[in-house]
Context: one part of a larger RNA
Molecule: small-subunit ribosomal RNA, 3' major domain
Organism: uncultured bacterium
RNA sequence: UGACGGGGGCCCGCACAAGCGGUGGAGUAUGUGGUUUAAUUCGAAGCAACGCGAAGAACCUUACCAGGCCCUGACAUCCCCUGCAAAGAUGUAGAGAUGUAUCGGAGGCUAUCAGGGAGACAGGUGGUGCAUGGUUGUCGUCAGCUCGUGUCGUGAGAUGUUGGGUUAAGUCCCGCAACGAGCGCAACCCUUGUGAUAUGUUACCAGUAUCAAGUUAGGGACUCAUAUCAGACUGCCGGUGACAAACCGGAGGAAGGUGGGGAUGACGUCAAAUCAUCAUGCCCCUUAUGGCCUGGGCCACACACGUACUACAAUGGCGGAUACAGAGGGCAGCGACAGGGCGACCUGGAGCGAAUCCCGAAAAGUCCGUCCCAGUUCGGAUUGGAGUCUGCAACCCGACUCCAUGAAGUUGGAAUCGCUAGUAAUCGCGAAUCAGCAUGUCGCGGUGAAUACGUUCUCGGGCCU
Numbered sequence: 001u002g003a004c005g006g007g008g009g010c011c012c013g014c015a016c017a018a019g020c021g022g023u024g025g026a027g028u029a030u031g032u033g034g035u036u037u038a039a040u041u042c043g044a045a046g047c048a049a050c051g052c053g054a055a056g057a058a059c060c061u062u063a064c065c066a067g068g069c070c071c072u073g074a075c076a077u078c079c080c081c082u083g084c085a086a087a088g089a090u091g092u093a094g095a096g097a098u099g100u101a102u103c104g105g106a107g108g109c110u111a112u113c114a115g116g117g118a119g120a121c122a123g124g125u126g127g128u129g130c131a132u133g134g135u136u137g138u139c140g141u142c143a144g145c146u147c148g149u150g151u152c153g154u155g156a157g158a159u160g161u162u163g164g165g166u167u168a169a170g171u172c173c174c175g176c177a178a179c180g181a182g183c184g185c186a187a188c189c190c191u192u193g194u195g196a197u198a199u200g201u202u203a204c205c206a207g208u209a210u211c212a213a214g215u216u217a218g219g220g221a222c223u224c225a226u227a228u229c230a231g232a233c234u235g236c237c238g239g240u241g242a243c244a245a246a247c248c249g250g251a252g253g254a255a256g257g258u259g260g261g262g263a264u265g266a267c268g269u270c271a272a273a274u275c276a277u278c279a280u281g282c283c284c285c286u287u288a289u290g291g292c293c294u295g296g297g298c299c300a301c302a303c304a305c306g307u308a309c310u311a312c313a314a315u316g317g318c319g320g321a322u323a324c325a326g327a328g329g330g331c332a333g334c335g336a337c338a339g340g341g342c343g344a345c346c347u348g349g350a351g352c353g354a355a356u357c358c359c360g361a362a363a364a365g366u367c368c369g370u371c372c373c374a375g376u377u378c379g380g381a382u383u384g385g386a387g388u389c390u391g392c393a394a395c396c397c398g399a400c401u402c403c404a405u406g407a408a409g410u411u412g413g414a415a416u417c418g419c420u421a422g423u424a425a426u427c428g429c430g431a432a433u434c435a436g437c438a439u440g441u442c443g444c445g446g447u448g449a450a451u452a453c454g455u456u457c458u459c460g461g462g463c464c465u
Stems, first nucleotide, its partner, number of pairs: 007465007015455002019419005026310008034301002042053002064296007073121001077120002079117005088103006123285002126283003132279002134274003137270001139268001144183006150159003163174003189262004194230007204219002208217002233256001236250005312412001316371007328359003333352002337348004378409001383404007425447007
């Protein structure tokens, strides 16, 4: 000077408390450990690994294993020789890689193309994240971290940055051997909430016609869209305060004291993570630790843990009828509509590169009926059968449909998690990845609570001592 203390003081945070809903019990999905295996590729490890890298492992991916093959190599540059044939198509051998026969005819014309050869080299998802760059997590969106000059101290250093108030904030005010400044805070940016103006097509429709229908004529009011402005600043009033900063209450206002949300992450910490995104030093392999292919594996299963989904029902299940979104996506695409099928889906196919057409049914809700507390008309695992679709190909190992089957489960021990408002809870919808595959992820809207006395205690953090 820091760090630490079951030392002290002050303060904050869904940290506790007050509440609501869960996890821990069941079944399944998924990740991990372990075990197994020829291989079950590798990484991630308290918080901050474990629905994580992976925004999608049947082949491919793929890095792993077995087997079959190649050796200047799948890819780059350089040298020499040969020069007529490369890609592709068909036949044939083969599991294929590959070989072979026929057709074919690109590029090149002294070599810029193809084949062959020698070696320099290529290649390595091999090692080291404790050699590194870059990127990222975390403390933490916590309020801190520093510098110049001056002053003090022999010096390390101190001061400033402490103190009195105040704030979400080292935010601001006052004081002070300090005076200033920088990185952070805040603001500037995006979005949402109100209004004005401009512009109205593919959006909108009050009045006038028209009509099955904003369909058409028309309109520029409304909604909405796209721009540009306005608006909120403790500006005004009262009180408290130190005549300060500020705090409390009020008015006006769509909005009030940071209006809500996002982006934004200081100096640094953890030799934190990543050599498997990429780049890269050093080490290592070089007929193999490189390259190609077929098949298998990453999907195994006594078990253990994490994260989710679905339930255990009547605030419910089932049947019928009937409303109201937002945000997205679409040409090797979205596919209306019609017909066929109980259905997944199939056949034909309009329109639309989309405020125009399509995905598209929103669901919970509301109305009517039924079930009568039961392992049930709850629950849907598992299994048998029959199918649909994608794709060379669904055996290992896809999703979906129909019929049948109907398991555990009656609210979950110790323990433990999230959330303070359009939040929790609950309901559906969309997108990325993607041929196909979503209970995951990222978004979107609908319905819409309870509680906060308070800071003694638990956890984390800040300042002074």